[in-house]
Context: one part of a larger RNA
RNA sequence: CCAUGUUGAAGGAACUCGGCAAAAUGCCUCUGUAACUUCGGAAGAAAGAGGACCUACUAAAAAAAAAUGUUAGUAGGUGGCACGAAAAGGGAGCGGCGACUGUUUAUUAAAAACACAGGGCUCUGCAAAAUAAAUAUAUGAAGUAUAGGGCCUGACACCUGCCCGGUGCUAGAAAGAUACAGUUAUGGGUUCAAAGGUUUUCAAAAACUAAUGUACUUAUACUUAAUAACUAGUAAACGGCGGCUGUAACUCUAACAGUCCUAAGGUAGCGAAAUUCAUUGUCAUUUAAUUGGUGUCCCGCACGAAUGGUGUAACGAUCGCUCUACUGUCUCCAACAUGGACUCA
Repeated sequence: CCAUGUUGAAGGAACUCGGCAAAAUGCCUCUGUAACUUCGGAAGAAAGAGGACCUACUAAAAAAAAAUGUUAGUAGGUGGCACGAAAAGGGAGCGGCGACUGUUUAUUAAAAACACAGGGCUCUGCAAAAUAAAUAUAUGAAGUAUAGGGCCUGACACCUGCCCGGUGCUAGAAAGAUACAGUUAUGGGUUCAAAGGUUUUCAAAAACUAAUGUACUUAUACUUAAUAACUAGUAAACGGCGGCUGUAACUCUAACAGUCCUAAGGUAGCGAAAUUCAUUGUCAUUUAAUUGGUGUCCCGCACGAAUGGUGUAACGAUCGCUCUACUGUCUCCAACAUGGACUCA
């Protein structure tokens, strides 16, 4: 010097990102207990008192009774620095998030993430939908719409506004346009066959040409789909939810008016927020002093309603702030114990 412990004058968070770590609290009995609340809780709230041993008496239960022991109480006494040996909650207030118990990154994340009961949309009539599989078949289910699958939200309370133009989904089927396809029709090209014709020749034969047909190919027309397009519906489907200008008897502001655009222009509620850039916004409060916290305000750069909005008792090894108790966290370090490092042997 390091590790693990023990103790510490005065102060008591001045330490630090942050009371991290440590200290303090702690058990049993009795007294007593606030806001708020879903009336269950909150609550071991908080805040207090007693606790060993000895003697006597009182009461209770066990036993037929007494003695005796146990427990509780009353009165008196004894010793010590200390009478719950060890084990054994610190407490209070405000706010964010998530209702809750639960689950999770085995080996850096336990959470505000996941799940959850509850809510909603949607598919499915049973040989169900959905899923696995080449098939057979199996799960769903030895179930049957109070059932099963998928997606979203996430207790409870009060609520959940407007937009169907885009994308999706569902429904429709009159007219029009098409894909694949067609033993359909009309042309072109190639292959093979070929009546006939022309030229040369006395003839045979050869060369050229060719109606038509075979096989293939190509163009146009025609026919043609549960598709697309079209017409509707649908947002607790994916999603979206505006500018500019003027105006009131000081000023400011604009209930009001005009105009452009849109499918419709953000309603209730909340708001410098886990969202606010400017920003350490303004005001109040907390401090001697606060980029923090809380409560207001509202130019919301860029909240907002099941991608849920706003509240909320209880709960949380959750996150932010404050107070109290407590302390070597600190001012400022010291001593001791044990084990190392180190030096010497």